RNA sequence: ACGCGACAAAGGCAAACCCGCGGAAACGCGGCGACGCAAAGCUACGAGGCUACCGCGCGCCCACAGCGCGCCAUGCCAGUCGAGCCGCCGAA
Numbered sequence: 001a002c003g004c005g006a007c008a009a010a011g012g013c014a015a016a017c018c019c020g021c022g023g024a025a026a027c028g029c030g031g032c033g034a035c036g037c038a039a040a041g042c043u044a045c046g047a048g049g050c051u052a053c054c055g056c057g058c059g060c061c062c063a064c065a066g067c068g069c070g071c072c073a074u075g076c077c078a079g080u081c082g083a084g085c086c087g088c089c090g091a092a
Base pairs, nucleotide, nucleotide: 004090005089012037013036018031019030020029021028022027035079041085042084043083045082046081047080048077049076050075055071056070057069058068059067060066
């Protein structure tokens, strides 16, 4: 240095719930709080998943409005997996 990851050491991050804000939503940010995490550090590159404002199609309706259903990502998820980059410590 690389690999690897201990009932080691020093630490780190922070799920869900709840509160506030943003957003049509998924979700994000902040606070509280810890389910957990050896990358639960960063990056939407690949796969996968989530949402559907707008738009399109259909239905309800005399019709409009409104509502419902389906499709749609350029929106979202890095704590879904893979990949890339950076990284603390040093037992077996």
The RNA shown here (c-di-GMP-I riboswitch aptamer) has 92 nucleotides and comes from a Gemmatimonadota bacterium.
The coordinates come from a structure-prediction model, not an experiment, and the mean pLDDT is 90.
The model forms 100% of the base pairs in the Rfam consensus.
Taxonomically the source falls in Gemmatimonadota (Bacteria, Pseudomonadati).
Its Rfam family is "c-di-GMP-I riboswitch aptamer". Its family is annotated with cyclic-di-GMP binding in the Gene Ontology.